[in-house]
RNA sequence: GCCGGGGUGGUGUAGCCUGGUUAGCACAGGGGACUGUGGAUCCCCUGGCCCGGGUUCAAAUCCCGGCCCCGGCCCCA
Numbered sequence: 001g002c003c004g005g006g007g008u009g010g011u012g013u014a015g016c017c018u019g020g021u022u023a024g025c026a027c028a029g030g031g032g033a034c035u036g037u038g039g040a041u042c043c044c045c046u047g048g049c050c051c052g053g054g055u056u057c058a059a060a061u062c063c064c065g066g067c068c069c070c071g072g073c074c075c076c077a
Base pairs, nucleotide, nucleotide: 001073002072003071004070005069006068007067010027011026012025013024020057029045030044031043032042033041050066051065052064053063054062
């Protein structure tokens, strides 16, 4: 330098192909129910689409550029 995959709450992960409900699930954190206490269980809450631009009535999703991570290939003294 080239190619491919990825970036979503504090952590992990789905959704992206095929644009449209309030972005889902688990763990964590906070509150409550239950309990003699705790644990377990149940309920509620907190908090997120890497950055910029474009297309569109509408973008996490499509297009362009950038940054970062992982893997492969090429070149080189």
About this RNA:
This is a predicted structure of a 77-nucleotide RNA (transfer RNA) from Pyrococcus furiosus DSM 3638. It is recorded under the gene name tRNA-His-GTG-1-1. NCBI's taxonomy places the organism under Archaea, Methanobacteriati, Methanobacteriota, Thermococci, Pyrococcus furiosus. The RNAcentral record of the sequence draws on ENA and GtRNAdb. Its mean pLDDT, the model's own confidence on a scale to 100, is 80. Rfam family: tRNA. Rfam classes the family as a transfer RNA. RNAcentral records the identical sequence in 6 taxa.